Small-subunit ribosomal RNA, 5' domain from an uncultured bacterium, 484 nucleotides, folded computationally. Its mean pLDDT, the model's own confidence on a scale to 100, is 87. The RNAcentral record of the full RNA draws on ENA and SILVA.

Context: one part of a larger RNA
RNA sequence: GAACGAACGCUGGCGGCACGCCUAACACAUGCAAGUCGAACGCGAACGGAACUUCGGUUCUUAUUAGAGUGGCGGACGGGUGAGUAACACGUGGGAACAUGCCUUUCGGUACGGAACAACCAUUGGAAACGAUGGCUAAUACCGUAUACGCCCUUCGGGGGAAAGAUUUAUCGCCGAAAGAUUGGCCCGCGCUAGAUUAGCUAGUUGGUAAGGUAAAAGCUUACCAAGGCGACGAUCUAUAGCUGGUUUGAGAGGAUGAUCAGCCACACUGGGACUGAGACACGGCCCAGACUCCUACGGGAGGCAGCAGUGGGGAAUAUUGGACAAUGGGGGCAACCCUGAUCCAGCGAUGCCGCGUGAGUGAUGAAGGCCUUAGGGUUGUAAAACUCUUUCAGGGGUGAAGAUAAUGACGGUAACCCCAGAAGAAGCUCCGGCUAACUCCGUGCCAGCAGCCGCGGUAAUACGGAGGGAGCUAGCGUUGUUC
Numbered sequence: 001g002a003a004c005g006a007a008c009g010c011u012g013g014c015g016g017c018a019c020g021c022c023u024a025a026c027a028c029a030u031g032c033a034a035g036u037c038g039a040a041c042g043c044g045a046a047c048g049g050a051a052c053u054u055c056g057g058u059u060c061u062u063a064u065u066a067g068a069g070u071g072g073c074g075g076a077c078g079g080g081u082g083a084g085u086a087a088c089a090c091g092u093g094g095g096a097a098c099a100u101g102c103c104u105u106u107c108g109g110u111a112c113g114g115a116a117c118a119a120c121c122a123u124u125g126g127a128a129a130c131g132a133u134g135g136c137u138a139a140u141a142c143c144g145u146a147u148a149c150g151c152c153c154u155u156c157g158g159g160g161g162a163a164a165g166a167u168u169u170a171u172c173g174c175c176g177a178a179a180g181a182u183u184g185g186c187c188c189g190c191g192c193u194a195g196a197u198u199a200g201c202u203a204g205u206u207g208g209u210a211a212g213g214u215a216a217a218a219g220c221u222u223a224c225c226a227a228g229g230c231g232a233c234g235a236u237c238u239a240u241a242g243c244u245g246g247u248u249u250g251a252g253a254g255g256a257u258g259a260u261c262a263g264c265c266a267c268a269c270u271g272g273g274a275c276u277g278a279g280a281c282a283c284g285g286c287c288c289a290g291a292c293u294c295c296u297a298c299g300g301g302a303g304g305c306a307g308c309a310g311u312g313g314g315g316a317a318u319a320u321u322g323g324a325c326a327a328u329g330g331g332g333g334c335a336a337c338c339c340u341g342a343u344c345c346a347g348c349g350a351u352g353c354c355g356c357g358u359g360a361g362u363g364a365u366g367a368a369g370g371c372c373u374u375a376g377g378g379u380u381g382u383a384a385a386a387c388u389c390u391u392u393c394a395g396g397g398g399u400g401a402a403g404a405u406a407a408u409g410a411c412g413g414u415a416a417c418c419c420c421a422g423a424a425g426a427a428g429c430u431c432c433g434g435c436u437a438a439c440u441c442c443g444u445g446c447c448a449g450c451a452g453c454c455g456c457g458g459u460a461a462u463a464c465g466g467a468g469g470g471a472g473c474u475a476g477c478g479u480u481g482u483u484c
Base pairs, nucleotide, nucleotide: 001484002483003482004481006480007479008478009477010476013356014355015354016353017352018351019349020348021314026312027311028310030309031308032307035073036072037071040070041069043067048061049060050059051058052057080267081266082265090191091190092189093188094187095186098184099183103180104179105178106177107176108175109174110173111145112144113143114142120135121134122133123132124131125130151160152159153158165172166171193239194238195237200230201229202228205227206226207225208224209223210222211221212220242264243263244262245261246257247256248255249254269290270289271288272287273286292303293302294301295300320346322345323344324343328342329340330339331338332337359389360388361387362386369380370379371378372377393425395420396419397418398417399416403411428473429472430471431470432469433454434453435452439468440467441466442465443464449456450455
């Protein structure tokens, strides 16, 4: 000098664009953050209204309703965090033994039957959470038969395996197979922090055979056999750490770093496990154990903000319990539409970058006042006053967008434009001994104090404190911290 996710001190007018828990992966009140489909299916209220009534109620409507349930798809995306991880985690370049819902293309098919279970009804257990028993029922839920170009297995003889319908009659679906696209799983070469005051490490360990297992290669697993495998080119151990594109500094080489944005990985109270599924060993799913918190009728239950806000705590320190699905995108649906704390916006913060303003011109009797003085004067200083103008921004009034493609705009009566008034509402901070731009007076008297280094201060201090003057930067200026 540059940089910062900064903090602190003094000060603070406006706008645009960014950014905003770096610490306790500490604990969390409350609300919201993942639903949707009646064009898969059965069931089905109530309030209200009308009619009748034996005044108990019944019927119609509400109702192609609300609603829950079965079923389908989605909850594996999107969002958060960086604890763990020194590793094929990541980066880059290759590889072969794989899977891939939705999407695209092509070929073929969509036939005949059956038995249940929720919801519901009845009985019943429990404080609750939640159940138990019996009975009825539908389906694109489940099962069987038939069929099989191609598909799978095969001892090549043969064997095995599918489907689902709906409707507004336009379509949307369903099954098998092949191909594509996309996405993912796996393997390998190279690259990737420090310590030798860590030198030996390893028994599923290294290889083989057989079997199992996986979507798939493989000690992935098991049995048997062999005794291998790694290591001073640093194994093992320990410490630290998410990796990268990038960011920052530097002429570069290099150093430091990995906030925001993007790609990948890992994690979801802690540890373990599987289920479902095309995909998870699953943040807002399940089971078990543990710690913690809450409810309880003491028998038993409920929970997981490293989602968005917000609270306590920690800390030098980091925001609103906001609006909208209008746009972009995502899920469901034929669609209408519904959901979306993704996202788009608004709020707060000089946290940063950028832009603008705080007025302009004229104005010498060089006014007054201040300060200095050799008492003549010098300086503050065209500075002020005064006169003549202007109105950016802020303020008041009016018009009022683009962003949307026919409709639909949270932002927002916002941006922008027009009019009005008036210099009016808007300047500070640090420094002045040398480095280093900028000097005098007074006070103090090795005191009080200053200080980045050298060093100032003990009676004439340009170095302390004040004043006048000056220098620098400017809505900021200084200090501290960190990096180069």